c-di-GMP-I-GGC riboswitch aptamer from Ferroacidibacillus organovorans, 85 nucleotides, folded computationally. The source organism's lineage runs through Bacteria, Bacilli, Caryophanales, Alicyclobacillaceae and Ferroacidibacillus. Rfam family: c-di-GMP-I-GGC riboswitch aptamer. Its family is annotated with cyclic-di-GMP binding in the Gene Ontology. The coordinates come from a structure-prediction model, not an experiment, and the mean pLDDT is 80.

RNA sequence: UAUUAAUUAGGCAAACUUACUGAAAAGUAAGGGCGCAAAGCCACGGACCUAAAGCGAGAUCGCCAAGGUAGCCGGGUUGCCGGAA
Numbered sequence: 001u002a003u004u005a006a007u008u009a010g011g012c013a014a015a016c017u018u019a020c021u022g023a024a025a026a027g028u029a030a031g032g033g034c035g036c037a038a039a040g041c042c043a044c045g046g047a048c049c050u051a052a053a054g055c056g057a058g059a060u061c062g063c064c065a066a067g068g069u070a071g072c073c074g075g076g077u078u079g080c081c082g083g084a085a
Base pairs, nucleotide, nucleotide: 004083011036012035016031017030018029019028020027021026034071040077041076042075044074045073046072047069048068049067050066054063055062056061
C1' cells in the first nucleotide's frame, strides 16, 4: 500500500414514549434497543411516502411545483480497531 473469513475495543440505533418543529410525510433532542461492517456522508438513477402552494374538478377526488426516506435498491465518496497474508 492493497485485502477482509472469524474475533476485540469503540460506534450507530428500529418499534415505542415524551418534548419541540412541520400542512403532511418526516426531522431534532432525551429515554429505549429491533437490528447494522459503512445503519458514515451525498437525493445522481430507480422505487416508495407526503402534497400546505398551483392546476383540473366541484366529491371526501385527480394531477403536480415542492418536501421526505441513505435503516428500499443501485451509484458516488470518505473511513475506525484488531488479525492474517